[in-house]
Overview: Large-subunit ribosomal RNA, domain VI from a Candidatus Moraniibacteriota bacterium, 265 nucleotides, folded computationally.

Context: one part of a larger RNA
RNA sequence: CGUGUGUUGCUUGAGAGAACUCUUUCCUAGUACGAGAGGACCGGAAAGAACGAACCUCUGGUGUAUCUGCUGUUCCGCCAGGAGCAUCGCAGAGUAGCUACGUUCGGGUAGGAUAACCGCUGAAAGCAUCUAAGCGGGAAGCCAAGCUCAAGAUAAGGCAACAGUAUCAGUUUACUGAUACAAAAUUUCCUAGAAGAUUACUAGGUUGAUAGGCUGCAGAUGUAAGUCCCGAGAGGGAUUCAGUCAAGCAGUACUAAUAAAUUUA
Numbered sequence: 001c002g003u004g005u006g007u008u009g010c011u012u013g014a015g016a017g018a019a020c021u022c023u024u025u026c027c028u029a030g031u032a033c034g035a036g037a038g039g040a041c042c043g044g045a046a047a048g049a050a051c052g053a054a055c056c057u058c059u060g061g062u063g064u065a066u067c068u069g070c071u072g073u074u075c076c077g078c079c080a081g082g083a084g085c086a087u088c089g090c091a092g093a094g095u096a097g098c099u100a101c102g103u104u105c106g107g108g109u110a111g112g113a114u115a116a117c118c119g120c121u122g123a124a125a126g127c128a129u130c131u132a133a134g135c136g137g138g139a140a141g142c143c144a145a146g147c148u149c150a151a152g153a154u155a156a157g158g159c160a161a162c163a164g165u166a167u168c169a170g171u172u173u174a175c176u177g178a179u180a181c182a183a184a185a186u187u188u189c190c191u192a193g194a195a196g197a198u199u200a201c202u203a204g205g206u207u208g209a210u211a212g213g214c215u216g217c218a219g220a221u222g223u224a225a226g227u228c229c230c231g232a233g234a235g236g237g238a239u240u241c242a243g244u245c246a247a248g249c250a251g252u253a254c255u256a257a258u259a260a261a262u263u264u265a
Base pairs, nucleotide, nucleotide: 001152005163006162007161008160009159010158011157015149016148017147021049022048023047024046025045026044027043033038051106052105053104054103055102059100060099061098062097066093067092068091069090070089071086072085073084074083075082076081111143112142117137118136119135120134164181165180166179167178168177169176170175183264184263185262186261189205190204191203192202193201210256211255212254213252214251215250216249217248219245220244221243226239227238228237229236230235
């Protein structure tokens, strides 16, 4: 831009894509078969491999804005307590998120047309012949079915909801034009995100929990500082499952989402 009114929301599916894999064990049954050795079809059940998708409850990894310990050095006047630098200084743990080595799920099923092949009826060719006319069976494969995308499918689909009054002029109802106000929707912009290179998408913008802050909880670390007590001291103990804390879960308008613009019959 188109899809001849516009907007918002929900959809149908022409078409396209991915996938549709394999093994072992058990029962039937040591049965049929076979002198024996051996050893089934059909049917049923259960495990597993690789592959794929989703997810983070568990097990792990990471977690350079969390906690703790430790060394050297500089500084905060000294002690104590801290900060900077040293690969994140080193080490031990670790929330959210992201992840696999982790968890869950998937490849199911009845159909249709068939391949090789197996048949029925049956002539040409008094016989025979699955084929020439005609009619069946038959595969992990094909078409459907199940999953994902999908109306620029220009044959551009469907459904629902919402959206005009007044005045003036032209004027035969109708219709046309102008102006005003309203309504609906959207965007720039702003607050953000399990969305993201930008864009787009999604959630919001005071009729508000969108982000930050604050409060509480979960969870992490592991018992802070200060003071007191014990010990000659190094140190230990009490206050104290303390103190501190990132992304998590809730609550709460304290802060910031101000203000404006555009489109439409």
The full RNA is in RNAcentral, with records from ENA. The prediction has a mean pLDDT of 82. NCBI's taxonomy places the organism under Bacteria, Bacteria candidate phyla, Candidatus Moraniibacteriota.